[in-house]
RNA sequence: UCAGAAAAAGGCAAACCUAUUGAAAAAUAGGGACGCAAAGUCACAGGUCUAACAUUGGGUUUUUCAAUAAUGACGGCUGGUCUGCCUGAA
Numbered sequence: 001u002c003a004g005a006a007a008a009a010g011g012c013a014a015a016c017c018u019a020u021u022g023a024a025a026a027a028u029a030g031g032g033a034c035g036c037a038a039a040g041u042c043a044c045a046g047g048u049c050u051a052a053c054a055u056u057g058g059g060u061u062u063u064u065c066a067a068u069a070a071u072g073a074c075g076g077c078u079g080g081u082c083u084g085c086c087u088g089a090a
Stems, first nucleotide, its partner, number of pairs: 001089004011036002016031006034076001040082001042080001044079003047074003054068006
């Protein structure tokens, strides 16, 4: 530098359950394993999710419904950034 997940040293942990936080998406901790060769890092580009607040409109009289929309969330959606374990080859 390239390739890989067969073996070995090991690592992470989906769904679901419990507790806590949050308006929600979701997060954190514990249990649990569907999977993962970067399922390590960073919200940079795209994407997805949410809509408390805000704006607009309807209902109509005190709040309710709808639409729009990140200052929110997701890295286990894709690309990119930086870094790294093992095995094999050069």
c-di-GMP-I-GGC riboswitch aptamer from Bacillus pinisoli, 90 nucleotides, folded computationally. Its Rfam family is "c-di-GMP-I-GGC riboswitch aptamer". Rfam 15.1 lists 1,298 matches to the family in 717 species. The organism belongs to Bacillus, within Bacteria.